[in-house]
Context: one part of a larger RNA
RNA sequence: UUGGGCGUAAAGGGUGCGUAGAUGGCAUAGAAAGUCUAUUGUAAAAGUGCUAGGCUCAACCUAGUGAGGCAAUAGAAACUGAUAAGCUAGAGUACAAAAGAGGCAAGUGGAAUUCCAUGUGUAGCGGUAAAAUGCGUAAAUAUAUGGAGGAACACCAGUGGCGAAGGCGGCUUGCUGGAUUGAUACUGACAUUGAGGCACGAAAGCGUGGGGAGCAAACAGGAUUAGAUACCCUGGUAGUCCACGCCCUAAACGAUGAGUACUAAGUGUAGCCGUAAGGCUGUGCUGAAGUUAACGCAUUAAGUACUCCGCCUGAGUAGUACGUACGCAAGUAUGAAACUU
Numbered sequence: 001u002u003g004g005g006c007g008u009a010a011a012g013g014g015u016g017c018g019u020a021g022a023u024g025g026c027a028u029a030g031a032a033a034g035u036c037u038a039u040u041g042u043a044a045a046a047g048u049g050c051u052a053g054g055c056u057c058a059a060c061c062u063a064g065u066g067a068g069g070c071a072a073u074a075g076a077a078a079c080u081g082a083u084a085a086g087c088u089a090g091a092g093u094a095c096a097a098a099a100g101a102g103g104c105a106a107g108u109g110g111a112a113u114u115c116c117a118u119g120u121g122u123a124g125c126g127g128u129a130a131a132a133u134g135c136g137u138a139a140a141u142a143u144a145u146g147g148a149g150g151a152a153c154a155c156c157a158g159u160g161g162c163g164a165a166g167g168c169g170g171c172u173u174g175c176u177g178g179a180u181u182g183a184u185a186c187u188g189a190c191a192u193u194g195a196g197g198c199a200c201g202a203a204a205g206c207g208u209g210g211g212g213a214g215c216a217a218a219c220a221g222g223a224u225u226a227g228a229u230a231c232c233c234u235g236g237u238a239g240u241c242c243a244c245g246c247c248c249u250a251a252a253c254g255a256u257g258a259g260u261a262c263u264a265a266g267u268g269u270a271g272c273c274g275u276a277a278g279g280c281u282g283u284g285c286u287g288a289a290g291u292u293a294a295c296g297c298a299u300u301a302a303g304u305a306c307u308c309c310g311c312c313u314g315a316g317u318a319g320u321a322c323g324u325a326c327g328c329a330a331g332u333a334u335g336a337a338a339c340u341u
Stems, first nucleotide, its partner, number of pairs: 004312003007295002012309001014200004021193003025087002028084002033080002035076008049065006090190001091187004095182003102176007109153001114148007124135002161168002205246006214240002219235004257308006265286009290297002314341003323334004
């Protein structure tokens, strides 16, 4: 390389948009680039394939014949490509309806924790398996009123919804993205995928400036213990929150790339349509054929096919070294070998 694979054995890129490229609906015309046919030339011979013959066979040798490449000439027009002019089943646009924690910004609400002030009130509170550290006569805990401040949004809430993924949940307003359904009209292949590229990307972390109630790495103390750099307790700083800028990784998981077509049913649920039967779209469960090493998957496929991308090739060394790129750093991306087995 061929071949074989990628749910769990090695293997789907974290996700999208999209460039080049690859692939691409129905039908017509003429040309003839690919393609096909014929002929000619050339491709040294040998060799290789086939047939026949000669050494007793064979290897070996001899003869004949074929195959393939390139070029030229003459043709064919089904398929692919190019051109011209079309079509509407793919794709999209317009119109109407209705659903949604989709996004961004501004405003706003109540419960709770903490703190502050004041009143009542007095010796405990707190915490644990049990304790102690801790708090408290400078009046705590408890209780009542008032105030401050930050963060999160109980019930509703649902294998419910929305989003490409990460993710999204009090309420109101503004701006804004996408999907769905319905019935017509319009554009006329405008499509699919997508190396590079660009954008987004939980948490933690980083920079600058704010903020800081609760929680809480680090840290301190008290316990436990043989020890206890832990589990338990009392405290507590970064951080968690906001703005702007970085970082770019996750069991970023459905461990399952995207698109199209086809292949039994039953049942729950969400949206739209329909008087209804039911239809379309999304999301679950159970299961036929089929598939799978098995588990299982099964119209939301891991079934049957096609198109395009990514990735895998024993284990360890190692996601390491070196180099390069990016980053403020932390580090990230790319990514070996010797050697061992």
Molecule: small-subunit ribosomal RNA, central domain
Organism: uncultured bacterium